[in-house]
């Protein structure tokens, strides 16, 4: 000191001035006080709370998730580990059950893709010689993603697990480990790839959403007609149970208010327990609630960055501050971001 890897945090402030919205006091629109957009408010990709619909059980489909154990209201998240890969490394990906249930695919090339000899090597006959005939080989080439698992060494006419070491992979056995999976001896020589192809396995699944819902007002109309135990009830069907006018048509009133609407699985300090996620107790807070939809307008300093000028500091001009605006609320994930700041690790250079 240079390049990286993981995490976190800031991302405007102050004052005046004037405007707008909620909440209190308050007879009051006056006066006072307190408060007023994010870390992603964004996609709308998954989980939920909360609402309203009469459901329960089986059975067939149809959907999602996928290594293991933990957390969590819940999950397609998180954390911690375990295979396999990547990078020197710090780390970082993973659509990661199961090819011995079956069925499909694997173009083209290649002699051959659930099985074979095109080139080659050896052997025997024949022949002046080129070559020809049988016979053996899969070690060497070729093709291709992938060829009787790989490499080496013996052996062998030539060669091959044909024999031997190692490795990988398939099957028993013992050991650790809650588990995935680790290690270790032993045997056989041991035909492949793909399930983000159908399928198989295991768990898991009502539906619609705050424009859910629910009250008031108001009624010329609390209407008229149909069906009549039919239909309709929690994935689409099917069976067994049970509930029901909850049902179709035609018309008519209000498009007003109110409530839901913000005290939550909540934030923060601490202590105990745990590698951690995060879980118990304790004590402290109250931090937006609009409805055409506030949460703002200008000055002025201050902040941080970029340029100049100046002389490293430092002054003094100019400029210029990112993605971006709650809409029923959480708990993820993804994606967006100017500019700065922290913490902890690697690698490398140098100095002592």
């Nucleotide at each position: 000191c240079a390049a990286g890897c993981a995490g976190g945090c800031c991302g405007g402030g102050u004052g005046a001035u004037c405007g707008c919205c909620c909440c209190g006091a308050u007879g009051a629109u006056a006066u006072c006080g307190g408060g007023g957009a994010g870390g992603a408010a964004a996609g709308u990709c998954c989980g939920a709370a909360c609402u309203c619909c009469a459901c329960c059980a089986g059975g067939c489909g149809g959907g999602g998730u996928g290594c293991u154990g933990g957390g969590u209201a819940a999950c397609g998240c998180c954390c911690a580990g375990g295979a396999g890969g990547g990078g020197u490394g710090a780390c970082c990906c993973u659509a990661c059950g199961g090819a011995a249930a079956g069925u499909g695919c694997a173009a083209c090339a290649g002699a051959a893709a659930c099985a074979u000899a095109c080139c080659g090597c050896c052997c025997u006959u024949u022949g002046u010689a080129a070559g020809a005939a049988g016979g053996g080989u899969a070690a060497g080439g070729g093709u291709g993603a992938a060829a009787u698992g790989g490499u080496g060494a013996g052996g062998u006419a030539a060669g091959a697990g044909c024999u031997c070491a190692c490795c990988g992979g398939c099957g028993g056995c013992c050991g650790g480990g809650u588990g995935a999976c680790c290690g270790g001896c032993c045997g056989g020589a041991c035909g492949u790839g793909u399930a983000a192809a159908c399928c198989c396995c295991a768990c898991c699944c009502g539906g619609a959403g705050c424009a859910a819902g629910a009250c008031c007002u108001a009624a010329u109309a609390g209407g008229g007609g149909g069906c009549g135990a039919u239909g309709g009830c929690a994935u689409g069907c099917c069976u067994g149970g049970g509930c029901u006018g909850a049902c179709c048509c035609c018309g008519g009133g209000u498009u007003g208010g109110u409530c839901g609407c913000a005290u939550g699985a909540c934030u923060c300090c601490g202590a105990u327990g745990g590698c951690a996620a995060c879980a118990u107790c304790g004590g402290a807070g109250c931090u937006a609630g609009a409805u055409g939809g506030a949460u703002g307008a200008u000055c002025a300093c201050c902040g941080c960055c970029c340029u100049g000028u100046u002389u490293c500091a430092u002054a003094c001009a100019g400029g210029a501050c990112a993605c971006a605006g709650a809409a029923u609320u959480c708990g993820g994930c993804u994606u967006a971001c100017a500019g700065g700041c922290c913490u902890g690790c690697u690698u490398g250079g140098c100095a002592u």